Small-subunit ribosomal RNA from an uncultured organism, 1404 nucleotides, folded computationally. Its Rfam family is "Bacterial small subunit ribosomal RNA".

RNA sequence: CAUGCAAGUCGAGGGGCAGCACAGGUCCUAAUACCGGGGGGCGACCGGCGCACGGGUGAGUAACGCGUAUGCCACUUACCUAUCACAGGGGGAUAACCCGGCAAACGUCGGACUAAUACCGCAUGAAGCAGGGGCCCCGCAUGGGGAUAUUUGCUAAAGAUUCAUCGCUGAUAGAUAGGCAUGCGUUCCAUUACGCAGUUGGCGGGGUAACGGCCCACCAAACCGACGAUGGAUAGGGGUUCUGAGAGGAAGGUCCCCCACAUUGGUACUGACACACGGACCAAACUCCUACGGGAGGCAGCAGUGAGGAAUAUUGGCCAAUGGGCGUAAGCCUGAACCAGCCAAGUCGCGUGAGGGAUGAAGGUUCUAUGGAUCGUAAACCUCUUUUAUAAGGGAAUAAAGUGCGGGACGUGUCCUAUUUUGUAUGUACCUUAUGAAUAAGGAUCGACUAACUCCGUGCCAGCAGCCGCGGUAAUACGGAGGAUCCGAGCGUUAUCCGGAUUUAUUGGGUUUAAAGGGUGCGUAGGCGGCCUUUUAAGUCAGCGGAGAAAGUCUGUGGCUCAACCAUACAAUUGCCGUUGAAACUGGGGGGCUUGAGUAUGUUUGAGGCAGGCGGAAUGCGUGGUGUAACGGUGAAAUGCAUAGAUAUCACGCACAACCCCGAUUGCGAAGGCAGCCUGCCAAGCCAUGUCUGACGCUGAUGCACGAAAGCGUGGGGAUCAAACAGGAUUAGAUACCCUGGUAGUCCACGCAGUAAACGAUGAUCACUAGCUGUUUGCGAUACUCUGUAAGCGGCACAGCGAAAGCGUUAAGUGAUCCUCCUGGGGAGUACGCCGGCAACGGUGAAACUCAAAGGAAUUGACGGGGGCCCGCACAAGCGGAGGAACAUGUGGUUUAAUUCGAUGAUACGCGAGGAACCUUACCCGGGUUUGAACGCAUUCGGACCGAGGUGGAAACACCUUUUAUAGCAAUAGCCGUUUGCGAGGUGAUGCAUGGUUGUAGUCAGCUGGUGUCCGUGAGGUGUCGGCCUAAGUUCCAUAACGAGCGCAACCCUUGUCAGUAGUUACUAACAGGUAAAGUUGAGGACUCUGGUGGGUCUGCCAGCGUAAGCUGCGAGGAAGGCGGGGACGACGUCAAAUCAGCACGGUCCUUACAUCCGGGGCGACACACGUGUUACAAUGGCGUGGACAAAGGGAAGCCACCUGGCGACAGGGAGCGAAUCUCCAAACCAUUUUUCAGUUCGGAUCGGAGUCUGCAACCCGACUCCGUGAAGUUGGAUUCGUUAGUAAUCGGGCAUCAGCCAAGGCGUGGUGAAUACGUUUCCGGGCUUUUUACACACCGCCCGUCAAGCCAUGGGAGCCGGGGGUACAUGAAGUCCGUAACCGCGAGGAUCGCCCUAGGGUA
Repeated sequence: CAUGCAAGUCGAGGGGCAGCACAGGUCCUAAUACCGGGGGGCGACCGGCGCACGGGUGAGUAACGCGUAUGCCACUUACCUAUCACAGGGGGAUAACCCGGCAAACGUCGGACUAAUACCGCAUGAAGCAGGGGCCCCGCAUGGGGAUAUUUGCUAAAGAUUCAUCGCUGAUAGAUAGGCAUGCGUUCCAUUACGCAGUUGGCGGGGUAACGGCCCACCAAACCGACGAUGGAUAGGGGUUCUGAGAGGAAGGUCCCCCACAUUGGUACUGACACACGGACCAAACUCCUACGGGAGGCAGCAGUGAGGAAUAUUGGCCAAUGGGCGUAAGCCUGAACCAGCCAAGUCGCGUGAGGGAUGAAGGUUCUAUGGAUCGUAAACCUCUUUUAUAAGGGAAUAAAGUGCGGGACGUGUCCUAUUUUGUAUGUACCUUAUGAAUAAGGAUCGACUAACUCCGUGCCAGCAGCCGCGGUAAUACGGAGGAUCCGAGCGUUAUCCGGAUUUAUUGGGUUUAAAGGGUGCGUAGGCGGCCUUUUAAGUCAGCGGAGAAAGUCUGUGGCUCAACCAUACAAUUGCCGUUGAAACUGGGGGGCUUGAGUAUGUUUGAGGCAGGCGGAAUGCGUGGUGUAACGGUGAAAUGCAUAGAUAUCACGCACAACCCCGAUUGCGAAGGCAGCCUGCCAAGCCAUGUCUGACGCUGAUGCACGAAAGCGUGGGGAUCAAACAGGAUUAGAUACCCUGGUAGUCCACGCAGUAAACGAUGAUCACUAGCUGUUUGCGAUACUCUGUAAGCGGCACAGCGAAAGCGUUAAGUGAUCCUCCUGGGGAGUACGCCGGCAACGGUGAAACUCAAAGGAAUUGACGGGGGCCCGCACAAGCGGAGGAACAUGUGGUUUAAUUCGAUGAUACGCGAGGAACCUUACCCGGGUUUGAACGCAUUCGGACCGAGGUGGAAACACCUUUUAUAGCAAUAGCCGUUUGCGAGGUGAUGCAUGGUUGUAGUCAGCUGGUGUCCGUGAGGUGUCGGCCUAAGUUCCAUAACGAGCGCAACCCUUGUCAGUAGUUACUAACAGGUAAAGUUGAGGACUCUGGUGGGUCUGCCAGCGUAAGCUGCGAGGAAGGCGGGGACGACGUCAAAUCAGCACGGUCCUUACAUCCGGGGCGACACACGUGUUACAAUGGCGUGGACAAAGGGAAGCCACCUGGCGACAGGGAGCGAAUCUCCAAACCAUUUUUCAGUUCGGAUCGGAGUCUGCAACCCGACUCCGUGAAGUUGGAUUCGUUAGUAAUCGGGCAUCAGCCAAGGCGUGGUGAAUACGUUUCCGGGCUUUUUACACACCGCCCGUCAAGCCAUGGGAGCCGGGGGUACAUGAAGUCCGUAACCGCGAGGAUCGCCCUAGGGUA
């Protein structure tokens, strides 16, 4: 907001008769014609009652609006009930109807007629009302009550009728309903602190039903407010609802009560009641009609429509019941109500089947030990049931009641009785029968919280997410699947409220360090307050009474088949009011007391305050003297000062500031703070005595005062020091640290400011609760190296407290009183506002937004350009190197078809590789193969294909020729080739999926758990710490620890000595043989040596020191002396260290190729850079000649004596030896010649030539030999490495790999054989301990600020637009009251006239 409905009724008030049906009448009848208020009835009209109820909504309202309890002695109340009294007699109008006019419409005007229960006089009027004067009684005041007469004044009425009744008027009382007043309760903001002029009160009026500044005139100047006025924001209130153990918190939908509103604002009328949802007037906005003149309207009634929105229903039925209005009644009206419709929106109930059924079917899924497991008795199948469904049939109660019409009784308006009639929902609920498992299951979740797990896909992507968090190739967290779990006609999500949250704490919290004690005192309001006694009864407690509506809630019982739902009874309603008592406690009143507090007297203490005076030292400056070249300053310097005489020094003078020693965990003060000495003034504390007062006390919001330093104002002062500033340094820079200067300031007076880590990070007061100890000041006639007591200042500690650290009679303990302050971090002590200030700034003090933390205390580690102790070739002291040269080798880089791959600080780089020409080989080019190159198992066929030879080809491979048999009696087996099948293969990726192995710190001395009546809430600690000692957590002592484990050490190997034993291939002293010579031979077991077995070394002995352990000694003894030397052996753990290319292995990728075979090439490149080595640069050397001595190890496709040839590498012969027998096999060194300081007789690279050897093959790409050539290099910058004794240095020899070798590498081996260590913790590394820490991926940590881009929130911005409130002025509709000259009326009088007020609009 279209449309419909939601308030009418009464003819028994009236005049009447438009419309309806009819009686009757007229036309001869009839009728559809005409007449007909005569009866039924009745539109409109007059009149009565109702319309102020019922129904809707929550805009406004912070209010006597609501709730609760009272009051009205200050009031009203139609209809209803009861009682009393009365109703006599008149009058004039008016609507309707009729006639006429205007108008589009709404409507309206004029004329004439008429009635009433409409209207108006007159009469009567009491026990009526009002007033006056008397009488009695009550009360705190205004005042109230009663009786009886009296006096004055005032006010009434209506009829209808079927004769039963219904009405009318006045009065009283009741009931019902309302009005008003009061106590208490009722949201947030103080960044709203002052508000208010009819404002507060009075007197007198007006007005109202009634009180009242409700309104008015006059008078007074009050009134409200920190117990929150005024202002702003928000909001209908309650019963109740949700939640909660409760106290509370949140809410006010349905139902009930109250209020307010009816398009917005204002106003009155009528009436018993309204300032009136479906009445009126005016103004405004909007919509509609219009003939443009003017009109109409109000769904926040029921339905319904549009719009808005996340979102909310039918334009249904009926008055049968309940209730309401009117009526005598029948009855009429009733979107109130009762019903139905829609919606899983809520609550309750029911179903979707039950029993049996294993080959545990198929299928899906998944795992796998390949057997199986799971969906799963689930299905199929068999038997059964029928709620529901469908169909058919039957079928209520709700009507107890009332109406109409009869009858009867009596107490005459009630009851009884007969009969009749009234059902929307509804043919509904319910019942019966039939059919047939038939008609009926979904949603969310499965990482933890939280019940429920696997696979696949994805790969920090896609996505999930309530919090923690998940996802980067094995995701129970994403998506899908299977399975599982929880609910179930529902299940999840979202939003909101309470709970958990003791996280605003009344119940029931805190304030040293986590947020939080005001900087300090004085003190107002307030809060709290000593002992005894008496009184009161406000608080308090008890009894009784009232009220606390119903519904709701709890409990009992009952009714719908159960339940929801309903009925009934009880409880509860914690609060409020009244009354009667009690008197312990709190409060009020009275009286007393002295212990709290104050006061007095007498000692006493102090850097307590203010003012004045005085003093010496220092500093700077001035003057003069002496004196000469620097001074000053620093890590080192420079700026600076100084020959115009500084610094230094002497004398005198001036100025200003601060007060050495004493001096102290000292003292004083409220705090800030206070320090040379003296004087004056002022204040305070403690102690003793116990004079006086008699609770005078404590705390303390607002307030007042004090308040370091810096700062500000005015005026002085100015020595020192010193922001700013200047210069010099340092530095990458250095607006700093250091230096030289230097202005405000620092000082004084007066005024402001008002803050600090103003700290004990600890508010004030009182009482109580073990002690020990130091110190200050009093007191005491016993004590004086000390005792008691009081007041302070400190330390330690019990109980107790505390998260702990810690506090602990000076509490952070136990209690009491009062005050301040806190409520996650950041934003922020910021912004705005206000207050203060000269300013600087101070006080008060948010929000948006953002994060999931911020924070405290303690623990264990790690780290520190922190501390302590100790060690190591760590430094130092030595020796020799590297870094410079050439070459070798590895790496990086570059290049390349490929230069395969890995290793990259220490801990990669002569590393994997202990040996890349082919092979290796993984790389590149090219050519081949595809169940494959090899191997295993099974299988087919052949049987000599084996072997040998040949052709093509780069080879792989393909093809050809030829020969003819291993074992066994045989089957057959073996062998070779071939066919087929099953297993292939990958040096592809991932060492961040792994095993195993290895590096590393580090041969450093550490690492760890058990038990404990141990300590701590706990993490943890203790043990393992402390002292001494050691190479050592090695040992000893001490010890809330005790006893252990892995490490250390020892046990093992090797080397050094001895003994006994055994002697061949080793050895040879004695005896014997023998040679040119030789252990050569017999022999020996002595020696050397070899093998195995034992001894020895243990701080055992001595001396000194020490508790001991142990240390020291050119000690003794001994081969060896304090671990004898060397090796193997490597704790818990660290580095996501290295390796998938040694091997193994998960998942993943390739499968005519990322597999495999072959030829060739590459791994060997070369501007360059680095690492590790070799050779040198020479005379301690080189060359030549001669001579001597090892150990360890190897040797058969081998080592090779010896001989011959060759300059030589080597070749050709050739004995021995599977080796203490044979062999490989020494060099430095010694002797001697030469060389004489040179790029050389050093050095040997490079290059040329000629060869040797291995091998299928030395071009790329081997080693060696000879001849020739003869480069760089003359001892190496910064820097850096190794090494402490048979070591460094130096010298050769051997082996592995291996055909050969790029080996100058690696590994063990012997020969020769030094120097130095004063010492230390400076560098590096490590161990123990302590300490700080905002680190814990552990300093390669953490972390701060700016900038770039994007995004979020907010601010500024020329301006522009809107909302709310107030004040002033003029204007002013409707309307009420009042007034009245003009207006109307003959008049009384009344207004549309006048005035006041005012909505609205206007201006500022």
Model confidence (mean pLDDT): 80 of 100.